Context: one part of a larger RNA
RNA sequence: CUUACGGCGGAUACCUUGGCAUCCAGAAGCGAUGAAGGGCGUGGUUACCAGCGAAAUUUUUCGGGGAGCUGGAAACUAGCUUUGAUCCGGAAGUUCCCGAAUAAGGAAACUUUAUAUACUACCUGUUGAAUACAUAGACAGGAAAGAGCAAACUUGGUGAACUGAAACAUCUUAGUAACCAAAGGAAAAGAAAGCAAAAGCGAUUCCCUAAGUAGCGGCGAGCGAAAUGGGAACAGCCUAAACCAUAGAACAUGUUCUAUGGGGUCGUGGGAAAGCAGUUACAAGACUAAUGAUAGUUAAACGAAAUAGUUGGAAUUCUAUAUCAUAGAAGGUGAUAAUCCUGUAGUUGAAAACUAAAGUUACUUAUGCUUAAUCCCGAGUAGCAUGGGACACGUGAAACCCCGUGUGAAUCAGCGAGGACCACCUCGUAAGGCUAAAUAUUCCUGGAUGACCGAUAGUGCAACAGUACCGUGAGGGAAAGGUGAAAAGAACCCCGGGAGGGGAGUGAAAUAGAACAUGAAACCGUGAGCUU
Repeated sequence: CUUACGGCGGAUACCUUGGCAUCCAGAAGCGAUGAAGGGCGUGGUUACCAGCGAAAUUUUUCGGGGAGCUGGAAACUAGCUUUGAUCCGGAAGUUCCCGAAUAAGGAAACUUUAUAUACUACCUGUUGAAUACAUAGACAGGAAAGAGCAAACUUGGUGAACUGAAACAUCUUAGUAACCAAAGGAAAAGAAAGCAAAAGCGAUUCCCUAAGUAGCGGCGAGCGAAAUGGGAACAGCCUAAACCAUAGAACAUGUUCUAUGGGGUCGUGGGAAAGCAGUUACAAGACUAAUGAUAGUUAAACGAAAUAGUUGGAAUUCUAUAUCAUAGAAGGUGAUAAUCCUGUAGUUGAAAACUAAAGUUACUUAUGCUUAAUCCCGAGUAGCAUGGGACACGUGAAACCCCGUGUGAAUCAGCGAGGACCACCUCGUAAGGCUAAAUAUUCCUGGAUGACCGAUAGUGCAACAGUACCGUGAGGGAAAGGUGAAAAGAACCCCGGGAGGGGAGUGAAAUAGAACAUGAAACCGUGAGCUU
C1' cells in the first nucleotide's frame, strides 16, 4: 500500500410525539366574593411532574355513558364497581400562606397585638376650631365604587440616537424606538362655521384610484397630498338660550338669582312670542324593563359492506370470487385495509348553564300653516399682535387648524370659509354633547388547510426548558428523540472482586441486548498478500 474482518463514530435515508404559517368561527378580559403569579402541603408505600387545598390524587348535585377502575408510572399492598364505579359535560361546595395584599410590622410565603375592609372617594348622623354664623377637621354608622395583573390592536402625553445626505449644521432616520397615562372589544372619528366651482355633492371610517401627480425640499438627500371617480358599510340624534310654570333666596319691593319641570335645536335660516287649523291612532325607537318562538355553544348517540387460498414471525401483500358507498377524510391494527377497530357521510340529542334573538307587552318620541321683525341662537370666545406647533407644505405670498402671552368683537341687515389680501359670487352656521356598521389586533378556545420543517431543521424548548449552567445584578442561556409486533428485557451454568464476556434460552432478527433501528467518513486495530 492492497484486501478481508472488526472497533470507534453518529453522517445518511426513513419516522414523528413538536413546531411554523394561513383561513374560518368563538372569545376578547381576570381582580377586595382577594386576581395574575407563587410558597407550603395533600397519596397505603411518593423524590419529581400533573391534579387538588386542612372537605386537599378530592365533596355534592344534575345530565351523558355502560365495565371496568384507584393520573404520568411499573410494582407490592389494600380497595371501589351493574344498588352503575372510573370517565365526559353543566351547576354548586371547599379553596392553607404570600402576593394590589388591605389590622400592625416585615428581609414575600413570616412575626405581633388580638380579631382590625389599610387608603381614597360616596351617603347619613353626632360633634366641632382659629373666628360670630359657618367651614376645615374628628367620631360613629351605612353602602361596597376604586386600587393590581394581562399578548397585540387604539387614543393621548413625553420623546431620542445610530443612520441617510457618500463629511456635516437645516433636513432625514421620526413623531419612529422607548417610557408614561387611559379605555374598549374594538378604539378613534362623526352628522359640515365641510367640499366644490358657475355644475353640483351631502356625517364618519376603510379599500382601490387620482399619483409618485400637484407640491414641499442646504430645490440636496429626500418628503409627498387632496378633491374627483369606483367600492365596503350606512343612522341619525340630544342639549344651551329666548319663553312659560312651580318652589326657594336676596335686596333698591319689583326686579334679580338659584333649583326643578315644560319649551326648543335650525341654514331653501331656525326657534321663542302671537294667531289659525288639526289630532289619541298609525308610525319610529340605537336607550330602559319584562317575556320570548327559534337557533347555537358546553357531554353524547346511531352509523353500510369480505371471505378463502398463498408467502410470511405476523396479512392490510398476492391470487380468486364478492359487497357497501350521501361513508374510497384520517388514524390505528405484527408489511400496503372503503368492507378489522376508532371513525367518516348522513341522521338524532340536553336535566343544567350560557349566547344570540324575530315577535309581544310596558315605556319613550312625535302635527301643519300664517303674521310680524319684539326676543334668542353657546364670550375672555372669534378676530388681531407676538412666540411656537401641526397641516405633504422647512416662514414662505402661507391660508385653514391647535397652544402660550397680550388685546379683544358682532347676534341674522349677524358671523365664518373658498390657500396672503380686497370686491363680487358661492358654500356653511364655530366657540356644548352622544352615536351602531364597514376598519385594526390575537395572550386565548375550537375547526380546517399547507409545491412549510423533519431533530445542527422547525419555537430557545418534540425530552420534567426559560430547566441545567453563567453573571452581584439587569440579563444571558444550552445539550439531549427512535430495542422489539409484543419485554417475550436474557431463568440456569461457566470465567471474573467487579465491569465485561462465553454458553443456554427468547425472538423473524440479538452484528435488534437496553452504551439497544439504519450505521457513511475521519481515526484505531487484527489476519493475509505485496513493496522497501
Large-subunit ribosomal RNA, domain I from Sheathia longipedicellata, 532 nucleotides, folded computationally. It is recorded under the gene name rrlA.